Source information: Model confidence (mean pLDDT): 84 of 100. Predicted 3D model of a 1502-nucleotide RNA (small-subunit ribosomal RNA) from a metagenome. The sequence is in RNAcentral, with records from SILVA. It matches the Rfam family "Bacterial small subunit ribosomal RNA".
[in-house]
RNA sequence: AGAGUUUGAUCAUGGCUCAGAUUGAACGCUGGCGGCAUGCCUAACACAUGCAAGUCGAACGGUAACGCAAGGAGCUUGCUCCUUGGCGACGAGUGGCGGACGGGUGAGUAAUGCUUAGGAAUCUGCCCAGUAGUGGGGGACAACUCGGGGAAACUCGAGCUAAUACCGCAUACGCCCUAUGGGGGAAAGUGGAGGAUCUUCGGACUUCACGCUAUUGGAUGAGCCUAAGUCGGAUUAGCUUGUUGGUGAGGUAAAGGCUCACCAAGGCGACGAUCCGUAGCUGGUCUGAGAGGACGAUCAGCCACACCGGGACUGAGACACGGCCCAGACUCCUACGGGAGGCAGCAGCUAAGAAUCUUCCGCAAUGGGCGCAAGCCUGACGGAGCGACGCCGCGUGGAUGAAGAAGGCCGGAAGGUUGUAAAAUCCUUUUCUCUGAGAAGAAUAAGCCUGGGAGUGGAACGCCUGGGUGAUGACGUUAUCAGAGGAAUAAGCCCCGGCCAAUUACGUGCCAGCAGCCGCGGUAACACGUAUGGGGCGAGCGUUGUUCGGAAUUAUUGGGCGUAAAGGGCGUGUAGGCGGCUUUGUAAGCUUGGUGUUAAAGGUGUCGGCCCAACCGACAUUUGGCGCUGGGAACUGCAAGGCUUGAGUUUAGGAGGGGGAGCUGGAAUUCCUGGUGUAGGGGUGAAAUCUGUAGAUAUCAGGAAGAACACCGGAGGCGAAGGCGAGCUCCUGGCCAUAGACUGACGCUGAGACGCGAAAGCGUGGGGAGCAAACAGGAUUAGAUACCCUGGUAGUCCACGCUGUAAACGAUGUGCACUAGGCGUAGGUGACGUUGGGUCAUCUGUGCCGUAGCUAACGCGUUAAGUGCACCGCCUGGGGAGUAUGCCCGCAAGGGUGAAACUCAAAGGAAUUGACGGGGGCCCGCACAAGCGGUGGAGCAUGUGGUUUAAUUCGAUGAUACGCGAGAAACCUUACCAGGGUUUGACAUGCACAUGGAUGUCGCAGAGAUGCGGCAGUCUCUUUUAGGGACGUGUGCACAGGUGCUGCAUGGCUGUCGUCAGCUCGUGUCGUGAGAUGUUGGGUUAAGUCCCGCAACGAGCGCAACCCCUGCUGCCUGUUGCCAGCAAGUUAUGUUGGGGACUCAGGCGGUACUGCCGGUGACAAACCGGAGGAAGGUGGGGAUGAGGUCAAGUCAUCAUGGCCCUUAUGUCCUGGGCUACACACGUGCUACAAUGGCCGGUACAGAGUGCUGCGAAACGGCGACGUGGAGCAAAUCACAAAAAGCCGGUCUCAGUUCGGAUUGGAGUCUGAAACUCGACUCCAUGAAGGUGGAAUCGCUAGUAAUCGCGCAUCGGCAUGGCGCGGUGAAUACGUUCCCGGGCCUUGUACACACCGCCCGUCACACCACCCGAGUUGGGGGUACCCGAAGUCGCUUGUCUAACCGUAAGGAAGACGGUGCCGAAGGUAUGCCUGGUAAGGGGGGUGAAGUCGUAACAAGGUA
Repeated sequence: AGAGUUUGAUCAUGGCUCAGAUUGAACGCUGGCGGCAUGCCUAACACAUGCAAGUCGAACGGUAACGCAAGGAGCUUGCUCCUUGGCGACGAGUGGCGGACGGGUGAGUAAUGCUUAGGAAUCUGCCCAGUAGUGGGGGACAACUCGGGGAAACUCGAGCUAAUACCGCAUACGCCCUAUGGGGGAAAGUGGAGGAUCUUCGGACUUCACGCUAUUGGAUGAGCCUAAGUCGGAUUAGCUUGUUGGUGAGGUAAAGGCUCACCAAGGCGACGAUCCGUAGCUGGUCUGAGAGGACGAUCAGCCACACCGGGACUGAGACACGGCCCAGACUCCUACGGGAGGCAGCAGCUAAGAAUCUUCCGCAAUGGGCGCAAGCCUGACGGAGCGACGCCGCGUGGAUGAAGAAGGCCGGAAGGUUGUAAAAUCCUUUUCUCUGAGAAGAAUAAGCCUGGGAGUGGAACGCCUGGGUGAUGACGUUAUCAGAGGAAUAAGCCCCGGCCAAUUACGUGCCAGCAGCCGCGGUAACACGUAUGGGGCGAGCGUUGUUCGGAAUUAUUGGGCGUAAAGGGCGUGUAGGCGGCUUUGUAAGCUUGGUGUUAAAGGUGUCGGCCCAACCGACAUUUGGCGCUGGGAACUGCAAGGCUUGAGUUUAGGAGGGGGAGCUGGAAUUCCUGGUGUAGGGGUGAAAUCUGUAGAUAUCAGGAAGAACACCGGAGGCGAAGGCGAGCUCCUGGCCAUAGACUGACGCUGAGACGCGAAAGCGUGGGGAGCAAACAGGAUUAGAUACCCUGGUAGUCCACGCUGUAAACGAUGUGCACUAGGCGUAGGUGACGUUGGGUCAUCUGUGCCGUAGCUAACGCGUUAAGUGCACCGCCUGGGGAGUAUGCCCGCAAGGGUGAAACUCAAAGGAAUUGACGGGGGCCCGCACAAGCGGUGGAGCAUGUGGUUUAAUUCGAUGAUACGCGAGAAACCUUACCAGGGUUUGACAUGCACAUGGAUGUCGCAGAGAUGCGGCAGUCUCUUUUAGGGACGUGUGCACAGGUGCUGCAUGGCUGUCGUCAGCUCGUGUCGUGAGAUGUUGGGUUAAGUCCCGCAACGAGCGCAACCCCUGCUGCCUGUUGCCAGCAAGUUAUGUUGGGGACUCAGGCGGUACUGCCGGUGACAAACCGGAGGAAGGUGGGGAUGAGGUCAAGUCAUCAUGGCCCUUAUGUCCUGGGCUACACACGUGCUACAAUGGCCGGUACAGAGUGCUGCGAAACGGCGACGUGGAGCAAAUCACAAAAAGCCGGUCUCAGUUCGGAUUGGAGUCUGAAACUCGACUCCAUGAAGGUGGAAUCGCUAGUAAUCGCGCAUCGGCAUGGCGCGGUGAAUACGUUCCCGGGCCUUGUACACACCGCCCGUCACACCACCCGAGUUGGGGGUACCCGAAGUCGCUUGUCUAACCGUAAGGAAGACGGUGCCGAAGGUAUGCCUGGUAAGGGGGGUGAAGUCGUAACAAGGUA
């Protein structure tokens, strides 16, 4: 510090996710030791048991228990009992001090709290210091005894008694009150010691110590007040009656409405009152670069609470955790009458929960309470235990060790890897086990010994201050050390597709599973599971949760708003924010010193202590906050004054559809009346509805009505926006320019507020020509609740009122300033110059282009989206949703404000390349058109689908499958089926052993394969008992074999777009980039063919050419071909001699190049025409197929990865099947006839093939064919007859002398074999069919059409395929349309690319939500009722020791009664907020449901 994820790719926006740190954690797997920390975050739920606050006999009366002593009794003479407070002590009690600290918890509390800084009207036990005292009396009550009640808790009556308990009296330095005269108020003793004196012999007295009383000051602690800060919600906007203030009184320790009476009517709030929700606050903790954000465990400060609520008492202090009273809930005891209790103390238990410990030891230390002290108490605390919960440290061994062992894993093998890892050898002993040492550290008091001092008449064990000695250890079997033993006791967890370090194999087969995001898994998974290997961390490792970070993703630091989310529809203006030049003052902000505070701990730095570290300690320390105080005066503020440039006023001009009202006008439309006139009109893609003979449309004249204002008119004007358009008049707002004068900052923005605000809509009343939602009809359509047509009502218009929204858009808030220009246009002014037109300058508006700059890009660009300032509004992923709910507005429609649950990993912007468009432009092709001939109808052939079957083997399936693989299925082929066999195999290689001689032939059984047997035959080499080699057979092992699967694992080959003209690269340039340019443009071409231009310049693969055939021609050669001339021969034939002239054959050449002429074109390329030429613009044909597309086809040509079968999915054989047949389709053949059929005669090819072959002549047969065998390995012989054609004859329009299917019979040929299932021949039979619906195919010239011939395959089988020649047309105006293609451009929401994408209803499942008759909780408000305890007030009843009084009685008190207040409870009422709910509603999600096709292209109606 970043990374992954939207796309085919790109940039930017934007969300989601990850890597880091953290934790009082939990869960999974694993687990050796130690140190230091830490441990109910949930139910402030309920708690069994034990302990957590007592102490003082030196305050008191005393003596229940224990011990001692003394006395007594009993007796087993060392035990028991009794007596005696005599001593040590001490239960219970009176009294004092402490139980207000310490410990726990965080429920409540948004301020009676906390933090920081201040303040004045207070109290303060114990402690410290000072001052003054401590005299003399009295009466009780507990305990105890007696009696009573009760189950208990407890309680009642009578009697006795002490005090540091209680009450008077005296005294009063100070103290309190006061009218300044005066008045008031205190105490307690106890213990130690003791010389003199006194004594009732107890003491008094003296002294010391501890106490007590009054008071002053301090310290400590506490109470109160003020200011500032302190969470979220405005879908909480108004709250308040003791409320705000005053006077007086009461009350408190103390100010105060704290309380009361009276008076006044205030107080708080948009700087957020009130209400609701949430929450203890802080030092600090975590994170972060910081600013911030989140948190408030442990430790420390403050607060609050103690089962829930209320209350006071006592006290220095409480309204009191282990006190009291009352009320409530709960639990327990009970004799049913009544009682008891409060773990949010320490342990522990139950419950809740993902989850959090021992019913431990000790007061040895630190601290606290009491005490003179010893000491007692102390679950505070110190320790131990449990938990890897965290942090830190240590260990699980070290060295050597290659045969790189074995095993594992991978690999075709070689080998690689695990891996110096192990084993093995040597060594060490931290840990561990055993034994021992160790009272080291943690610790000093009382007491004792001793020195000094103060004080006293003197002294003391007293007081002050030194030295010595000096008991006590929970931890603890401590730490630590020593000895012995032995590598001995000790490694796991997660991950390995990218982010993110680290891979291979097997298994699985969209299954099982993984996943933080993207995403993996459908038979070769680096992503699942396992193993091997590797990576990371390590007594831990992962997962889950939390917080911060990354996230500049709430942006103060540090973001945005034209199109991504986001400028309010527009203005006026309140509060607020901001504000021109200048002078003086002030000092609030600001700045700079000093000072106080900001507790400690923590953090940071340095140093130190535990072996180190964690941990602990010492010292130091910054910034900052708040207060007090001194200085400064630039800027802001404030106060006072001045100025004119911002702003405004006025005088003199100007333009304008600015607004309101009134009046007027013409054109058009419709309607009405009348005239002319006759059959249609109207409307559409085409029609129909409609209208018209009752006279329309058309046309003329007249009249009526309402609405809108052609031309001018413009990128033009005005207005804040919405918006404004005939003319004239009146009223009225704003704007612009020029020149003066005046005011003197009066300004800008603007939350709320107020006003304006298109269209549609609403209300009331008018008006209504045209247009026209709804509606009706006609069309269209599968449907058509639409588009089109004919009608037509609201409405549109006017007046008044409401609504308040729009893509209210420049998708661009307002104001001011600054920053190159150029060209228009509107309105002014000035200058110059003009017959006129004009030119220049300047201000204001309105447009276009463009520099810098900005922007993601597009674009903006003085009218900014540039550069700044001021203020306002708004945004923070998509959907849910501008929805629900609440509130406000509205007559309603609706508007404003405006969520959440849930769900997705995207949604969206700009630009790029493609693809596509029922977008555009240009161009091509038998693409259409123009023609010729077919197919589709018939019969047959053939292929396919389907069906059938034991099997009908398999593949090919739009174009680009279907006479295709197959260029030959009777057996074979053959892969299929049935049956019969076989297992190292039908075939290959190797090894081992055995055996034999190869091989040929015959017989038997059998359907055959096969089995059994016979006969002939007896390999070769050598160092010849024997061994080797080749071959055959048998057995065994490796292996063979598979037309089994996957063409979506592949190679190769092929089809198609398409013989279309395209497809790319290097360098350069442009762009942030994907990419662009080049390759686009102007021409031209069959062509990215060529030329010109151009930020491009070049190049490659394609095109063309080079190759083959054909067309003309020259030369050469001349047999088997040819025969003109010469010769010979024949009935006849190049038959023969000969010849090379010709034809022909086959070699090498030539020819054609837009070369020439004319025209067009740009002086180009090129095109048009012409000449010449056999051929003319590629002469014709062929071969040749760029980069790519279709996961196109083929695993069955072949090859091949993986998988599968192995007495079978291999292999052999016989028979069957591939040839089936209600049907459908493709491709063909033959026809339907007279341009024909039949018969007879007759003419002319080319290219091929032939030895298991072609096969002549001749003969036989009606014929297929047979017999025959000449010739020929072929320019020689044969196949071989070419056919259409031509000549002649016949048929005469019919199911025929057309057509030949089908069937019967008889044959021929091939072949082991023609039944299933061949071809051909003859005789007989003689079906459909009379030119073929919708639709569709081929062809542009030697082509179509038509005619025959040959070849491959092949034993036989051709209507198919591949070739060959004969005869030989018609038509093309042209590119509008259909199909396909090329280039440019445009739109796009497509990129699997239009066979795309995608919307809504309905149906089904699930999820969350809203409404909801109701029902059931919680909270707080108001009014009223009842009213506990208790303080306070009143008190006529009852009672009473201290004081007064001789007494009666008084004072005073207690009990009782009563009043105010008052908790819980109750009634009524409305509010807020949950749970649940019949039913209703929309929403979201969900591989393959239904209906349509709304959007994206002009998306087919933008």